[in-house]
Molecule: c-di-GMP-I riboswitch aptamer
Organism: Cytobacillus firmus
RNA sequence: CACAGAAAAAGGCAAACUCAUUGAAAGAUGAGGACGCAAAGUCGCGGGUCUAAGGUAUUGGAAAAUACUAUGAUGGCUGGAUUGCCUGG
Numbered sequence: 001c002a003c004a005g006a007a008a009a010a011g012g013c014a015a016a017c018u019c020a021u022u023g024a025a026a027g028a029u030g031a032g033g034a035c036g037c038a039a040a041g042u043c044g045c046g047g048g049u050c051u052a053a054g055g056u057a058u059u060g061g062a063a064a065a066u067a068c069u070a071u072g073a074u075g076g077c078u079g080g081a082u083u084g085c086c087u088g089g
Base pairs, nucleotide, nucleotide: 001089003088004087005086012037013036017032018031019030020029021028022027035076041082042081043080045079046078047077048074049073050072054069055068056067057066058065059064
């Protein structure tokens, strides 16, 4: 160091699922639990994906229904930014 992760050590994180709390939802948080992970640490900046409370449009006598929409999410989808353990080179 803008490289590599076969073997080893120290440790780390924690999918599905269950329970509780929270949220309109997607989802989040905590406890249990381990499918996996060398950045599965951090940042929603680009793309993707999920949701649609509110808003807008249409229909409707109304109630309401349908469509679109992120200002809501997802870093364990991905590009990027940034920091970092061990071993090897």